The prediction has a mean pLDDT of 81. A computed fold for a 71-nucleotide RNA from a Patescibacteria group bacterium, annotated as transfer RNA. It was read from a public genome assembly. Rfam family: tRNA. By type it is a transfer RNA. NCBI's taxonomy places the organism under Bacteria, Bacteria candidate phyla.
[in-house]
RNA sequence: UGGGGGAUCGUCUAAUGGUAGGACCUCGCACUCUGAAUGCGGUAAUUGGGGUUCGAAUCCCUGUCCCCCAG
Numbered sequence: 001u002g003g004g005g006g007a008u009c010g011u012c013u014a015a016u017g018g019u020a021g022g023a024c025c026u027c028g029c030a031c032u033c034u035g036a037a038u039g040c041g042g043u044a045a046u047u048g049g050g051g052u053u054c055g056a057a058u059c060c061c062u063g064u065c066c067c068c069c070a071g
Base pairs, nucleotide, nucleotide: 001070002069003068004067005066006065007064010024011023012022013021018054026042027041028040029039030038047063048062049061050060051059
């Protein structure tokens, strides 16, 4: 430099163009003499910008970063 792939709660991971969900962590409550475990509930995210569309994590353009292949 060329080609390909990827970026979603603090972490990991889902999501046919139609309410962004789950697990772990964390917080609260229950339970307990206390704690752990367990049960119930809550908080928390779509890499930046633009476009298409009634509606975009998803489709298109472009920027940033990471990985792989070729030279």